[in-house]
RNA sequence: ACUCCCAUAGUUCAACUGGAUAGAACAGUCGCCUCCUAAGCAACAGAUCUGGGUUCGAGUCCCGGUGGGAGUACCA
Numbered sequence: 001a002c003u004c005c006c007a008u009a010g011u012u013c014a015a016c017u018g019g020a021u022a023g024a025a026c027a028g029u030c031g032c033c034u035c036c037u038a039a040g041c042a043a044c045a046g047a048u049c050u051g052g053g054u055u056c057g058a059g060u061c062c063c064g065g066u067g068g069g070a071g072u073a074c075c076a
Base pairs, nucleotide, nucleotide: 001072002071003070004069005068006067007066010026011025012024013023019056028044029043031041032040049065050064051063052062053061
């Protein structure tokens, strides 16, 4: 440099293949329980990497960018 893959909550993963208000677990906060802690129970808050495009409608499709990974090439 080129090709391919990936990017959703603090973390790990879903979202029925384009459909209405994006879910779960752990972590966090608060409460209950307990003599206390842990465990357990309940509630709350929290995300689609970024800029465009297509569409009635985009997490999902297309283009660019950014970041990460793999491969190939170059290395005077």
Predicted 3D model of a 76-nucleotide RNA (transfer RNA) from Bacteroidetes bacterium MED-G20. Rfam family: tRNA. Rfam describes the family as follows. Transfer RNA (tRNA) molecules are approximately 80 nucleotides in length. The family's RNA type in Rfam is transfer RNA. The sequence was found in a public genome assembly.